[in-house]
RNA sequence: AGACCAUCCAGAGCGGCUGAGAGACCUGGCUCGUUGAAGCCGCAGCAACCACCCCGCCGGGGCCGGUGCUACUGCCAGGACCGAUGGAGA
Numbered sequence: 001a002g003a004c005c006a007u008c009c010a011g012a013g014c015g016g017c018u019g020a021g022a023g024a025c026c027u028g029g030c031u032c033g034u035u036g037a038a039g040c041c042g043c044a045g046c047a048a049c050c051a052c053c054c055c056g057c058c059g060g061g062g063c064c065g066g067u068g069c070u071a072c073u074g075c076c077a078g079g080a081c082c083g084a085u086g087g088a089g090a
Base pairs, nucleotide, nucleotide: 004087005086006085007084008083013043014042015041016040017039021032022031023030025079026078027077028076029075044070045069046068049066050065052061053060054059074082
């Protein structure tokens, strides 16, 4: 980094600001939404990729740290130099 590796049917929401769209993109469906979408902020939580701890390995833990995530299988089917997150690397 248009390259590499792993994962993506489990799990976990309230409040404030705001105000019309949202579920990544295209087509077709389905669904959520003014009883408040997306976004931002705060707090809480989930998870266990890295770190940390136990451990010979396997594996386990979940208190502080770096991320991530908290409708629907990455919402479903097809498509495409598909995407997202983490690690490693530069």